[in-house]
RNA sequence: GCUCCCUUAGCGCAGUUGGUAAGAGCAUCUGUCUCAUAAACAGUUGGUCGCUGGUUCAAGUCCAGCAGGGAGCA
Repeated sequence: GCUCCCUUAGCGCAGUUGGUAAGAGCAUCUGUCUCAUAAACAGUUGGUCGCUGGUUCAAGUCCAGCAGGGAGCA
C1' cells in the first nucleotide's frame, strides 16, 4: 500500500432480507426476605446505534468517506 471482518447501555452481545415505541443478560440503585451479610425474588436507572455526509415517505439496518480495533497478502 491492497483486500476482508468488527464498532449498538458501565461490560460481553442480539437486533433474522429498511417500517410501530432500540433489546435481553451481567452490573448499578431501591425494596422484600434475614439478627446481619450473601443468595433468591420484585422493581429501577442507563444508548444522540464510532463520526460526517448521502439514498429513502421512513436508516441500527443500504451507499460513500473518515476514525479505532483485528486478520490476510505484498
Description
This is a predicted structure of a 74-nucleotide RNA (transfer RNA) from a Lachnospiraceae bacterium. Rfam family: tRNA. NCBI's taxonomy places the organism under Bacteria, Bacillati, Bacillota, Clostridia, Lachnospiraceae.